[in-house]
The prediction has a mean pLDDT of 76. The RNA shown here (Fluoride riboswitch aptamer (crcB RNA motif)) has 78 nucleotides and comes from a Pirellulales bacterium. Of the family's consensus pairs, 100% are formed in the model. It was read from a public genome assembly, where an Rfam model found it. Lineage of the source: Bacteria > Pseudomonadati > Planctomycetota > Planctomycetia > Pirellulales. Rfam family: Fluoride riboswitch aptamer (crcB RNA motif). Rfam 15.1 lists 2,293 matches to the family in 1,982 species.
RNA sequence: CUGAGUUGAGGCGAUGGGGUUCGCCUUCAAUCGCCGCCGGGCUUGCCGGCCUUCGCGGAUAAUGACCCCUACCGACAA
Numbered sequence: 001c002u003g004a005g006u007u008g009a010g011g012c013g014a015u016g017g018g019g020u021u022c023g024c025c026u027u028c029a030a031u032c033g034c035c036g037c038c039g040g041g042c043u044u045g046c047c048g049g050c051c052u053u054c055g056c057g058g059a060u061a062a063u064g065a066c067c068c069c070u071a072c073c074g075a076c077a078a
Stems, first nucleotide, its partner, number of pairs: 009026005016069006034058004039052005
């Protein structure tokens, strides 16, 4: 200096923070969501199927899971 393994720590799981816990990753990593339409490519005799850039439209959700806080939305009461 290079490679491999182990331990500790750290990071990640579609919108913030904390605690607990589960899973994943070891920095060229885990992770960076879903549905529909338009366009393009592949396949097919046809129907159809698959992949995908940009753009447009739509749905759920502050959790991987539980609890709490904050923000947002709805309802009721004072």